[in-house]
Context: one part of a larger RNA
Molecule: small-subunit ribosomal RNA, 3' major domain
Organism: uncultured bacterium
RNA sequence: UGACGGGGACCCGCACAAGCGGUGGAUGAUGUGGUUUAAUUCGAUGCAACGCGAAAAACCUUACCCACCUUUGACAUGUACGGAACUUGCCAGAGAUGGCUUGGUGCUCGAAAGAGAACCGUAACACAGGUGCUGCAUGGCUGUCGUCAGCUCGUGUCGUGAGAUGUUGGGUUAAGUCCCGCAACGAGCGCAACCCUUGCCAUUAGUUGCUACGAAAGGGCACUCUAAUGGGACUGCCGGUGACAAACCGGAGGAAGGUGGGGAUGACGUCAAGUCCUCAUGGCCCUUAUAGGUGGGGCUACACACGUCAUACAAUGGCUGGUACAGAGGGUUGCCAAGCCGCGAGGUGGAGCCAAUCCCUUAAAGCCGAUCGUAGUCCGGAUCGUAGUCUGCAACUCGACUACGUGAAGUCGGAAUCGCUAGUAAUCGCAGAUCAGCAUGCUGCGGUGAAUACGUUCCCGGGUCU
Numbered sequence: 001u002g003a004c005g006g007g008g009a010c011c012c013g014c015a016c017a018a019g020c021g022g023u024g025g026a027u028g029a030u031g032u033g034g035u036u037u038a039a040u041u042c043g044a045u046g047c048a049a050c051g052c053g054a055a056a057a058a059c060c061u062u063a064c065c066c067a068c069c070u071u072u073g074a075c076a077u078g079u080a081c082g083g084a085a086c087u088u089g090c091c092a093g094a095g096a097u098g099g100c101u102u103g104g105u106g107c108u109c110g111a112a113a114g115a116g117a118a119c120c121g122u123a124a125c126a127c128a129g130g131u132g133c134u135g136c137a138u139g140g141c142u143g144u145c146g147u148c149a150g151c152u153c154g155u156g157u158c159g160u161g162a163g164a165u166g167u168u169g170g171g172u173u174a175a176g177u178c179c180c181g182c183a184a185c186g187a188g189c190g191c192a193a194c195c196c197u198u199g200c201c202a203u204u205a206g207u208u209g210c211u212a213c214g215a216a217a218g219g220g221c222a223c224u225c226u227a228a229u230g231g232g233a234c235u236g237c238c239g240g241u242g243a244c245a246a247a248c249c250g251g252a253g254g255a256a257g258g259u260g261g262g263g264a265u266g267a268c269g270u271c272a273a274g275u276c277c278u279c280a281u282g283g284c285c286c287u288u289a290u291a292g293g294u295g296g297g298g299c300u301a302c303a304c305a306c307g308u309c310a311u312a313c314a315a316u317g318g319c320u321g322g323u324a325c326a327g328a329g330g331g332u333u334g335c336c337a338a339g340c341c342g343c344g345a346g347g348u349g350g351a352g353c354c355a356a357u358c359c360c361u362u363a364a365a366g367c368c369g370a371u372c373g374u375a376g377u378c379c380g381g382a383u384c385g386u387a388g389u390c391u392g393c394a395a396c397u398c399g400a401c402u403a404c405g406u407g408a409a410g411u412c413g414g415a416a417u418c419g420c421u422a423g424u425a426a427u428c429g430c431a432g433a434u435c436a437g438c439a440u441g442c443u444g445c446g447g448u449g450a451a452u453a454c455g456u457u458c459c460c461g462g463g464u465c466u
Base pairs, nucleotide, nucleotide: 007466008465009464010463011462012461013460015456016455019420020419021418022417023416026311027310028309029308030307031306032305033304034302035301042053043052064297065296066295067294068293069292070291073127077126078125079123080122081121082120083119086103089100090099091098092097107116108115109114129286130285132284133283134282138280139279140275141274142273143271145269150189151188152187153186154185155184156165157164158163169180170179171178195263196262197261198260200231201230202229203228204227205226206225209221210220211219213218234257237251238250239249240248241247313413317372318371320369321368322367323366329360330359331358334353335352339348340347341346379410384405385404386403387402388401389400390399426448427447428446429445430444431443432442
C1' cells in the first nucleotide's frame, strides 16, 4: 500500500423480509457423471460446466470404431511430357475404385508450322495434409466480479523512503452525481448524455393501406396506418424543508415527471478462468500415416446418480356444439388459395404472389350453451399392438406425424432449494432461425393479467471510511 476478520460505522442489490408461482416426489424429453462398449469422438466442471459449443448426429455432418482401399495425395505453387474441356454406354465390386468403350475438337496470337491461357492425365521431387499435443508459449474472441462506481495521471505540496495528498470531510445522488469546505489545482478512462425502440402531437407524403362518398368503375387522404422530419420533459413553474447551496418532499399543468419504460453500450483490472475442435499462430510430434477415400457401425448403450425442462395429479377442470379479438415474422430449389377425395396425418388440384396486394393464417386462453359429480374417474397420458401418411438413394439399429385399440406411474411432493417488484409474475397461443425430414430446446411476438414490499436485526454479494 493492499487483502482478510465469526472488528466497528454508513449505504445498496428479489440479498433477506412480505407475497405469487415453482424445483426436490411421478412419467417423459434433454444434457452430464458413472458404468458398459470394437467405438460409445472431443471440449465445457462451484457461482461463471450440465436443453452448454450443437441455429437440427438415419447417410452426410463425424472428428470415434471395424473392414476394404490410396500414397505428390481430397486441396496450393513450381518443373517436364501428353491430351481441349467435356461426354455416351457396358462389366466386376458393399462402395471407394478398377477395366473396356461412344461422341467431341473450342478461346487468344499467327499466312502456316507452332506457341499461349484455362482444364484434364502421367512422372519425380520440393512440398501438401493433420479436429495430433501444449489455452501454463500466444493473437483474437468470450465468461465473471458488474452497468458495481470505481480506476488513474500531470504539476504542486508533505514524507529519509515505501508512499500520501488530490479521491478524505459535511450534505446529496442511481452514480467519484452535484454542492460546500479543504495543500491542493487541473485532467483522463468510466457515470450521465449523444444512438435504437416504445408512449403524445404536428408537418410532409398517400399505394398495395384507409373510407366522412359511390352498386361498381372511380373519387378523396379527414381518420386508421405506414415512414421521414420536427416538437415535447428541463426539477422548467408553485409551496415547504435545507446551509442563501446541491438536493429532497408535495402540488399544478401535461400523453408522459423527476434516469418516463425497454435495449445497445461493460473503466483499470481479477480468476495462468474458457477456447490450439471457428479462425490465426510459436514450439513439439506423424509423413505408405496421427494424412486421404469408401461401405457399415457408433456418437441414440443402461443396475444407477445429478442438473434443466415438458406433461400431469383435475371441477378456477375435462369433453362437446356455437362464437370473438392479435402482434411480429417468413415465402421462387419457395409460400401455396378455392374446389374435390380421405375419420385423420395427408392426397389431388391448380389460382395468386419476388408480396402493406397473394399465401403461410381458422390464434389460443376467452365468451354463450350442454354434459361429467370427486371416482385412479369422461382426470392423467406413459407403454405396447395393428393399420397408415410424409420426407428422403435409404426410416432395422435410429425420424416425425395420423387412426383404432391398450390405459402405467401419478391424489400436489422430505430435508433442502429457484424465479419474479408491473403490463412484471402466472397463464395462453403464434412466428422465425437451423432444416429434405425431425423442437417439450432457443430467439422473438402479442392475448389475459395479479399479490406483496412493515422494514434492514439476520443469510448472501457489493461499495465507502476506519